The RNA shown here (transfer RNA) has 73 nucleotides and comes from a Paracoccaceae bacterium.
Its Rfam family is "tRNA". Rfam classes the family as a transfer RNA.
Lineage of the source: Bacteria > Pseudomonadati > Alphaproteobacteria > Rhodobacterales > Paracoccaceae.
RNAcentral holds the sequence, with entries from ENA.
The coordinates come from a structure-prediction model, not an experiment, and the mean pLDDT is 81.

[in-house]
RNA sequence: GCCGCUAUAGCUCAGUUGGUAGAGCGUGUGACUUGUAAUCACAAGGUCUCCGGUUCAAUUCCGGAUGGUGGCU
Numbered sequence: 001g002c003c004g005c006u007a008u009a010g011c012u013c014a015g016u017u018g019g020u021a022g023a024g025c026g027u028g029u030g031a032c033u034u035g036u037a038a039u040c041a042c043a044a045g046g047u048c049u050c051c052g053g054u055u056c057a058a059u060u061c062c063g064g065a066u067g068g069u070g071g072c073u
Base pairs, nucleotide, nucleotide: 001072002071003070004069005068006067007066010025011024012023013022019056027043028042029041030040031039049065050064051063052062053061
């Protein structure tokens, strides 16, 4: 330099061939326990990396940027 993949909760990741975003772990509170752990219930936590475009409507489609990662030279 060229060609891909990837970016969603504190962490690891789903998601939808466009219609108001979820799980596990973690955190908080409560129940249980003599107490702790374990278990159970509930809750908090996200402008879905950024900038544009299409659309009535974009996490999803299109273009670009940036970060990460892989291949080729």